[in-house]
RNA sequence: GUUCGAAAAAGGCAAAGCACUCGAAAGGGUGUGGCGCAAAGCUUCUGGCCUAAGUUCCCGCCUGCCGGGAAUAAGGUAGCAGGGUUGCCGAG
Repeated sequence: GUUCGAAAAAGGCAAAGCACUCGAAAGGGUGUGGCGCAAAGCUUCUGGCCUAAGUUCCCGCCUGCCGGGAAUAAGGUAGCAGGGUUGCCGAG
């Protein structure tokens, strides 16, 4: 430098649930917790998935900037994959 993660050690991260909190929502933050994780470190570049405040369109009648529906990411998800990038321990 590269490939790999069988055994081991040092340490690391932290799902669901619960409490508080931010958000229209999806979801996020802090604490607790510990399902799991060898990148479950970082990055929305690509695809997927979630949400739809706003916007556009349609419908309704009680005509209110009201109610319902459809589309849409500029919002999320890195613990959904792939890519990029950095890195611990060990083995070949």
Predicted 3D model of a 92-nucleotide RNA (c-di-GMP-I riboswitch aptamer) from a Syntrophobacteraceae bacterium. Model confidence (mean pLDDT): 88 of 100. The model forms 95% of the base pairs in the Rfam consensus. The source organism's lineage runs through Bacteria, Pseudomonadati, Syntrophobacteria, Syntrophobacterales and Syntrophobacteraceae.